[in-house]
RNA sequence: UCUUGUAAUGGGAAUGGAGCUUCCCAAUAACCGCUCGUAAAAGCUGAUGGCUCCUACUGAAAC
Numbered sequence: 001u002c003u004u005g006u007a008a009u010g011g012g013a014a015u016g017g018a019g020c021u022u023c024c025c026a027a028u029a030a031c032c033g034c035u036c037g038u039a040a041a042a043g044c045u046g047a048u049g050g051c052u053c054c055u056a057c058u059g060a061a062a063c
Base pairs, nucleotide, nucleotide: 009026010025011024012023013022016054017053018052019051020050021049033044034043035042
């Protein structure tokens, strides 16, 4: 100096915050949704990777 492994730490998992949990990555990284299309254009779902709560948005009903 390089590579691998372990531990800890940090970062990430298509729109906000928190807790728990799973997975991925080691900064040249993980990650950056889907349909159609050469591309552009057009269209569609969801605030979660998963669960719970809060906030925002949308729909319906009641007062």
Molecule: Fluoride riboswitch aptamer (crcB RNA motif)
Organism: Candidatus Nitrosoglobus terrae